[in-house]
A computed fold for a 251-nucleotide part of an RNA from Candidatus Zambryskibacteria bacterium RIFCSPLOWO2_12_FULL_39_16, annotated as large-subunit ribosomal RNA, domain VI. Lineage of the source: Bacteria > Bacteria candidate phyla > Candidatus Zambryskiibacteriota. It matches the Rfam family "Bacterial large subunit ribosomal RNA". Gene Ontology terms of the family: ribosome and structural constituent of ribosome.
Context: one part of a larger RNA
RNA sequence: CGUUGAUUCUUGAGGGGAUUUGACGAUAGUACGAGAGGACCUCGUUGAACCGACCUCUGGUGUACCUGCUGUUCUGCCAAGAGCAUCGCAGGGUAGCUAAGUCGGGUUUGGAUAACCUCUGAAAGCAUAUAAGAGGGAAGCCAACCCCAAGAUUAGGAAUCGUUAAGGAUCGUGAGAGAUGAUCACGUUGAUAGGCGCUAGGUGUAAGCACUGUAAAGUGUUAAGCCGAGGCGUACUAAUUUUCCGAUUCC
Numbered sequence: 001c002g003u004u005g006a007u008u009c010u011u012g013a014g015g016g017g018a019u020u021u022g023a024c025g026a027u028a029g030u031a032c033g034a035g036a037g038g039a040c041c042u043c044g045u046u047g048a049a050c051c052g053a054c055c056u057c058u059g060g061u062g063u064a065c066c067u068g069c070u071g072u073u074c075u076g077c078c079a080a081g082a083g084c085a086u087c088g089c090a091g092g093g094u095a096g097c098u099a100a101g102u103c104g105g106g107u108u109u110g111g112a113u114a115a116c117c118u119c120u121g122a123a124a125g126c127a128u129a130u131a132a133g134a135g136g137g138a139a140g141c142c143a144a145c146c147c148c149a150a151g152a153u154u155a156g157g158a159a160u161c162g163u164u165a166a167g168g169a170u171c172g173u174g175a176g177a178g179a180u181g182a183u184c185a186c187g188u189u190g191a192u193a194g195g196c197g198c199u200a201g202g203u204g205u206a207a208g209c210a211c212u213g214u215a216a217a218g219u220g221u222u223a224a225g226c227c228g229a230g231g232c233g234u235a236c237u238a239a240u241u242u243u244c245c246g247a248u249u250c251c
Base pairs, nucleotide, nucleotide: 001151005161006160007159008158009157010156014148015147016146017145020048021047022046023045024044025043026042032037050105051104052103053102054101058099059098060097061096065092066091067090068089069088070085071084072083073082074081075080109143110142111141116136117135118134119133167245168244169243171187172186173185174184175183192238193237194236195234196233197232198231199230201227202226203225208221209220210219211218212217
């Protein structure tokens, strides 16, 4: 830009993906074989690699967070803290992301066939799977399974709404999204983000004070204090009001 208003839901021409394979158990120490050995077929179990999704578990990371420790500067000093030192170092760790973790997948079926195996059967009184005709037959082919898909310009279909404007954009608050666009959620008829309250959870018992001890310290208050990207709630703050496209005709 087109598909000749819009929203939502669809059909599927066509395209892509997947298609792998081992071992073990039963059948059965059976058939077979003098023995040694040792099956087809059929049924079941469990893996490898690969692919997809996810974070409940096991972990990793986690420059949000909590704690311990060192040096130094500063907050007048003690105490308590802050800055810097690779995040100063170290021990843990929520959300998110993640694999080594968890779950799932390639099961099955139909059709047409290849090599090959056949039925009936003449040419050629026989024979012959072939000449007419008919059947079986593969991890392969076409479907079936999963995904994309009407720029499929042959531009499809349905429902609903709409010139008494349906719908969209701009703008704002944002994240299940993200370089920017885009997508998605929300915009007071509101839980979209922040704040606030509670909390799953993390760290691990704060400061101050009291007591004990000559003291370093310990104990009690106190499973405290701090945090809480997650969850639930709550209009306190910000999503205000406008505006634009749709929108053309005629002279």